[in-house]
Record summary:
This is a predicted structure of a 75-nucleotide RNA (c-di-GMP-I riboswitch aptamer) from a bacterium.
RNA sequence: GAACGACAAGGGCAAACCAGCCGCGAGGCUGGGACGCAAAGCCACGGGCCCCCCGCGGGUAGCCGAGCUGCCGAA
Numbered sequence: 001g002a003a004c005g006a007c008a009a010g011g012g013c014a015a016a017c018c019a020g021c022c023g024c025g026a027g028g029c030u031g032g033g034a035c036g037c038a039a040a041g042c043c044a045c046g047g048g049c050c051c052c053c054c055g056c057g058g059g060u061a062g063c064c065g066a067g068c069u070g071c072c073g074a075a
């Protein structure tokens, strides 16, 4: 350095659900809350799924892959 991922250390994120707000909607944001996560960090490029006002439209990165970035170090 690569690969890999401990009942390791220190930390991080936060599903369902609830409340408020935004959106036609999928869904998003904030707070509460933890099912989980070693990229559950970023990114709609490819595929999947989903929505609508059906088009040069939109959502999902916690469905998978590509790309970019990153903490720790047992086997």
Stems, first nucleotide, its partner, number of pairs: 004073002012037002017032006035062001041068002045065003048060004052055001
Rfam family: c-di-GMP-I riboswitch aptamer. Its family is annotated with cyclic-di-GMP binding in the Gene Ontology. The coordinates come from a structure-prediction model, not an experiment, and the mean pLDDT is 90. The sequence was found by an Rfam model in a public genome assembly.